The RNA shown here (c-di-GMP-I-GGC riboswitch aptamer) has 80 nucleotides and comes from a Deltaproteobacteria bacterium. Rfam family: c-di-GMP-I-GGC riboswitch aptamer. A reference for the family is Weinberg et al. (2017), "Bioinformatic analysis of riboswitch structures uncovers variant classes with altered ligand specificity", Proc Natl Acad Sci U S A. Model confidence (mean pLDDT): 88 of 100.
[in-house]
RNA sequence: GCCGAUAAAGCCAAAACACGAGUAAUCGUGUGACGGAAAGCCACGGGUCCUGAAGGUUCGGGAUAGCCGGGUUGCCGAAG
Numbered sequence: 001g002c003c004g005a006u007a008a009a010g011c012c013a014a015a016a017c018a019c020g021a022g023u024a025a026u027c028g029u030g031u032g033a034c035g036g037a038a039a040g041c042c043a044c045g046g047g048u049c050c051u052g053a054a055g056g057u058u059c060g061g062g063a064u065a066g067c068c069g070g071g072u073u074g075c076c077g078a079a080g
C1' cells in the first nucleotide's frame, strides 16, 4: 500500500413523526435506528426523480453521493 476481523475506540443515520424551507423532486433541525468500512466530501460519466419549454423527440434548470462508476480525504491493524 492492498485488504476488512465475532478486535478496540469511536462515527454516520433509513423509515416514521414534529416543526420549517421549496411549485416539486427534495432539503434543514429534533426524536428515532433500517442499515453502513468511508452511509466523509465532490454532480465528472451513467441511471432515476422534479420542473419549464418545445412538439413526439430533444433542450434548459433543479434534485439524488444511503443507485452505479469515478475523483479526493480519513480511524484501527487481525488473517492474507
Stems, first nucleotide, its partner, number of pairs: 002080001003077002011036002016031006034066001040072003044069003047064007